[in-house]
RNA sequence: GGCUGGAUAGCUCAGUUGGUGGAGCGGUGGGCUGGUAACCCAGAGGUCGCUGGUUCGAAUCCAAUUCUAGCCA
Numbered sequence: 001g002g003c004u005g006g007a008u009a010g011c012u013c014a015g016u017u018g019g020u021g022g023a024g025c026g027g028u029g030g031g032c033u034g035g036u037a038a039c040c041c042a043g044a045g046g047u048c049g050c051u052g053g054u055u056c057g058a059a060u061c062c063a064a065u066u067c068u069a070g071c072c073a
Stems, first nucleotide, its partner, number of pairs: 001072007010025004019056001028042004049065001051063003
């Protein structure tokens, strides 16, 4: 230098051919218990790396770019 994959909640990761984003763990409040843990309930937390484009509508499609893993030279 070229090619491929990844970036989504505090962490680990889903997201089914574009229709207003989820799970587990963690954290918060409550219940239960003599108390803690476990268990149960509730609600909080993310403009989907970033910038543009296409579209009525983009995490998803297109382009550029940053970081990261690998491959080729």

Predicted 3D model of a 73-nucleotide RNA (transfer RNA) from Apostichopus japonicus. The coordinates come from a structure-prediction model, not an experiment, and the mean pLDDT is 82. The RNAcentral record of the sequence draws on Rfam. Rfam family: tRNA. By type it is a transfer RNA. NCBI's taxonomy places the organism under Eukaryota, Metazoa, Bilateria, Aspidochirotacea, Apostichopus.